This is a predicted structure of a 90-nucleotide RNA (transfer RNA) from a Saprospiraceae bacterium.
RNA sequence: GGAGGAGUGCCAGAGUGGUCGAAUGGGCCGCACUCGAAAUGCGGUGUACUGGCGACGGUACCGGGGGUUCGAAUCCCUCCUCCUCCGCCA
Numbered sequence: 001g002g003a004g005g006a007g008u009g010c011c012a013g014a015g016u017g018g019u020c021g022a023a024u025g026g027g028c029c030g031c032a033c034u035c036g037a038a039a040u041g042c043g044g045u046g047u048a049c050u051g052g053c054g055a056c057g058g059u060a061c062c063g064g065g066g067g068u069u070c071g072a073a074u075c076c077c078u079c080c081u082c083c084u085c086c087g088c089c090a
Base pairs, nucleotide, nucleotide: 001086002085003084004083005082006081007080010026011025012024018070027045028044029043030042031041032040046061047060048059049058050057051056063079064078065077066076067075
């Protein structure tokens, strides 16, 4: 230099243009069970800003930026990073 693949929450990982701010597993927290743990079961668990005394809400965010669309994690462009293969130099 050429070709292809990938980037999603604390971690892994799924995700058809609408039912998705996001399945599932792990981790963590709470509860149940137990003499107490472990295991198991049930529930909860991203970040920022913002409203509220609080309970609980609102908005935005899927590597960065831009675009298409009524609507984008998903399609397009560009950039960044990583991986694989091929080629070139040494």
Rfam family: tRNA.